Context: one part of a larger RNA
RNA sequence: GGCGUGCGGUGGAUGCCUAGGCGCUGAGAGGCGAUGAAGGACGUGGGUGGCUGCGAAAAGCUCCGGGGAGUUGCCAACCGAACAGUGAUCCGGAGAUGUCCGAAUGGGAAAACCCAGCAGGCGUAACAGCCUGUUACUCCAUUCUGAAUCCAUAGGAGUGGAAGAGCGAACCAGGGGAAGUGAAACAUCUCAGUACCCUGAGGAAAAGAAAACAAUGAGUGAUUCCCGUAGUAGUGGCGAGCGAACCGGGAAAAACAAGCCUAAACCAGCACCACGAAAGUGAUGUUGGGGUUGCGGGUCCGCGGUAGGACCUCGGGACGUUAGCGGAACAGCCUGGAAAGGCUGACCAAAGAGCGUGAUAGUCGCGUACGCGAAAACGACCUGGGGCCGAGCGGGGUACCCAAGUAAGACGGGACACGUGCAAUCCUGUCUGAAUCUGCCAGGACCAUCUGGUAAGGCUAAAUACUACUCGGCGACCGAUAGUGAACUAGUACCGCGAGGGAAAGGUGAAAAGAACCCCUGUGAGGGGAGUCCAAAGAACCUGAAACCGCAUGUCU
Repeated sequence: GGCGUGCGGUGGAUGCCUAGGCGCUGAGAGGCGAUGAAGGACGUGGGUGGCUGCGAAAAGCUCCGGGGAGUUGCCAACCGAACAGUGAUCCGGAGAUGUCCGAAUGGGAAAACCCAGCAGGCGUAACAGCCUGUUACUCCAUUCUGAAUCCAUAGGAGUGGAAGAGCGAACCAGGGGAAGUGAAACAUCUCAGUACCCUGAGGAAAAGAAAACAAUGAGUGAUUCCCGUAGUAGUGGCGAGCGAACCGGGAAAAACAAGCCUAAACCAGCACCACGAAAGUGAUGUUGGGGUUGCGGGUCCGCGGUAGGACCUCGGGACGUUAGCGGAACAGCCUGGAAAGGCUGACCAAAGAGCGUGAUAGUCGCGUACGCGAAAACGACCUGGGGCCGAGCGGGGUACCCAAGUAAGACGGGACACGUGCAAUCCUGUCUGAAUCUGCCAGGACCAUCUGGUAAGGCUAAAUACUACUCGGCGACCGAUAGUGAACUAGUACCGCGAGGGAAAGGUGAAAAGAACCCCUGUGAGGGGAGUCCAAAGAACCUGAAACCGCAUGUCU
């Protein structure tokens, strides 16, 4: 020195555990904000570093309700001082206070700072200084004023407004809009109207009450979503690929079953203008009535006022949410540190879900099944009163009305599954440009017949999408290199000028009983006794693998 064995050190794998995550699901909620948000800065405790709470009234104040014996939040003890059956701490509801920054809004600014005006109050001999309120912009309403320019208008000044502004995870609509890629290269094409940017809204949004489909026999009857139709018909450098609809079945919805409002004709009022001597007539604007349809409807003339309503307001009711309450039944012996284990004998069960308790508990604790509960606030629902709105019937067919720079056309684009194609349909940048029911549009070029519908205004619940957030339940999900980046002071420490990047780090024991006292030592570190404990498991603390490092020993050279 090699190999082996034994005993150690180091190290922190493995096993076990879970305080934290992940996913799904039911219900709720779906917003907060100038009455100052989200998010912060700085303060705030008797002594206070961090976290939490709170705001100069500062781990809190007031009222109402619950609850019933301890309490002064956590790391985290200690010292001190207190509170509490005259009901504290704690839990819920409603209020008060709420510094400074931040949309930040009196002006400014390098966020948490600086400097003001006005009104009122405090204060000073007078200044100074302090406190409370108020003072941004835009929009809306309203009053006053008021140019060029007579009236007027523009403009200006004031008053009022819980109006707007900013934040927020996804879902939604609109306005813009790529490329890597695929086509085995690449340009049309694809990726994809995706990612991303902007704007806006709601608890959903969007769509929606036929100028719709269909069909040549006939029929359906707003929209949205799902299943099929169907990878079909089509489209496509007919490549890669893209990819419907009709129709059928369902959801909405147990049945009755979601539809409505305007514009116009016509009538009336008001304002103003024109004509006129006046009465009045006419034009324009505005307000109210009227009216809303496709077996065309309305205007006009004659009758009629109920059912009901998704609207507003004032009450009542039960229900739910935000604290809670009741809630059955076991003992002995044995082993053990400890009984819930074993043995013996019982009991409850609308409760043998689960968790905890010194090992494995239906009957020990919390609970569970079941049942009960709100002064206050909130929610949707039902119901009563009042207001508001409010179906229609008949006749006439003369005249009038029935949404215009619209429909449509041409050119250029875009959307439709549809790449210009025979290309209908929808949108529109440019140029043209109708008709009013004997009208007009559509049925995939176009024409005829036939059929369906009535554009150029608007609103509309449910079925559908999503989950930052709250409560509950579940898991052939993870178990500390896993599961969130984060089980722990975590978006922390740390890195970066910045945008941004971004960790490591869990476990003594049932209980601190956390080792009094003695000894060695530097008044160390560490160790040896003693003591605690079932066991030192001894705080570098459960278990404690391997690499690696020693000590002893056997053997070989």
Molecule: large-subunit ribosomal RNA, domain I
Organism: Myxococcales bacterium